[in-house]
The RNA shown here (c-di-AMP riboswitch aptamer (ydaO/yuaA leader)) has 133 nucleotides and comes from a soil metagenome. RNAcentral holds the sequence, with entries from MGnify. Rfam family: c-di-AMP riboswitch aptamer (ydaO/yuaA leader). A reference for the family is Barrick et al. (2004), "New RNA motifs suggest an expanded scope for riboswitches in bacterial genetic control", Proc Natl Acad Sci U S A. Its mean pLDDT, the model's own confidence on a scale to 100, is 76.
RNA sequence: CGCCGAACCCCUGCCAGGAGGGCAGGGGGCGGGGGAACCAUGUUGUUUGGGGCGAGUCGCGUCGAUUUGGACGCGAGGCGCAGGCUCUUUCAGCGCUAGCCCGUCAGCUAACCCCGCAGGCCGACGAAAGAGG
Numbered sequence: 001c002g003c004c005g006a007a008c009c010c011c012u013g014c015c016a017g018g019a020g021g022g023c024a025g026g027g028g029g030c031g032g033g034g035g036a037a038c039c040a041u042g043u044u045g046u047u048u049g050g051g052g053c054g055a056g057u058c059g060c061g062u063c064g065a066u067u068u069g070g071a072c073g074c075g076a077g078g079c080g081c082a083g084g085c086u087c088u089u090u091c092a093g094c095g096c097u098a099g100c101c102c103g104u105c106a107g108c109u110a111a112c113c114c115c116g117c118a119g120g121c122c123g124a125c126g127a128a129a130g131a132g133g
Base pairs, nucleotide, nucleotide: 002121003120004119008028009027010026011025012024013023014022015021029117030116031115032114033113034112039107049105050102051101052100053099057076058075059074060073061072062071063070077097078096079095080094081093085132086131087130088129089128090127091126
């Protein structure tokens, strides 16, 4: 420099004093949730509870086990990556298909209300087409 992701840009004051930084306030932008009518739907009650963020879902096989929770694979679908300005598409290649949250509660949903702007990497030097700048 660049990558995943919404997780970025700018202004004012003070502190610090190479830029980048810290604190307090403000503006813009990006992302998410709740929330009418109409429409849709039946749902819960000692439960198969229900729901949200996210690509992170579904199916099959082998081994183990047989008081079931595990391990290893194969597919389908989905997601991401690189001739380096951006976007879309095709082929090929590589990788991922997690984790967390609400707390018995939420379909859609105008007005309205609420929340986030983190964290993690060291990625890459394939081939074409189109559009924009």